RNA sequence: UGGAUUGGUGGGUAAACCCUUCGAAAGGAGGGGGCACAAAGCCAGGGGCCUAAGGCGCAAGCUAUGGCGGCCCGGUUGCCAGG
Numbered sequence: 001u002g003g004a005u006u007g008g009u010g011g012g013u014a015a016a017c018c019c020u021u022c023g024a025a026a027g028g029a030g031g032g033g034g035c036a037c038a039a040a041g042c043c044a045g046g047g048g049c050c051u052a053a054g055g056c057g058c059a060a061g062c063u064a065u066g067g068c069g070g071c072c073c074g075g076u077u078g079c080c081a082g083g
Stems, first nucleotide, its partner, number of pairs: 012037002017032006035070001041076003045073003048068003054063003
């Protein structure tokens, strides 16, 4: 882009990975890129998980004040169709 089907729109977000950047790390941000998602919108409220700079420890290691919402639950808002 075309075709078929179809009551169900217009769309949205955006995994892994790559580049740049912040961070001790986990991880975050921007650009690219598309795994996937009907709440994968918002809120760290409850649980769980990750990291360990600093602190503690002879050591092994322990520890969140750091982080993860695309880990689960919860709260809250939104789109379409039908009733």
c-di-GMP-I riboswitch aptamer from a Bacillota bacterium, 83 nucleotides, folded computationally. The sequence was found by an Rfam model in a public genome assembly. Its mean pLDDT, the model's own confidence on a scale to 100, is 81.